[in-house]
Molecule: transfer RNA
Organism: Candidatus Pacearchaeota archaeon
RNA sequence: GGGCCCGUAGCUCAGCCAGGUUAGAGCGCCACGCUGAUAACGUGGAAGUCCUGGGUUCAAAUCCCAGCGGGCCCA
Numbered sequence: 001g002g003g004c005c006c007g008u009a010g011c012u013c014a015g016c017c018a019g020g021u022u023a024g025a026g027c028g029c030c031a032c033g034c035u036g037a038u039a040a041c042g043u044g045g046a047a048g049u050c051c052u053g054g055g056u057u058c059a060a061a062u063c064c065c066a067g068c069g070g071g072c073c074c075a
Stems, first nucleotide, its partner, number of pairs: 001074007010027004020058001029045005051067005
C1' cells in the first nucleotide's frame, strides 16, 4: 500500500442480506418477595447520540460515501 470482517445497554451478542410496531436477549446491576441469613429462585426496574460525520428516502441500526478504532490475510 491492497483486500475482507467487526463496532448496537456495564459485558457477550442478535437484529442489517430484503428500510417501517416503542431497538432486543443472556449475564451483570438496583429494589422487592422468599430465607434465621446467604446462594438459588420469582417479580419489577434502571441502563443505548446503534463508532463519528455526510448523503438517499415520507421513513435509516439497516442502503450509499468518507473518516475513526479493532481483527485477519496479501504485499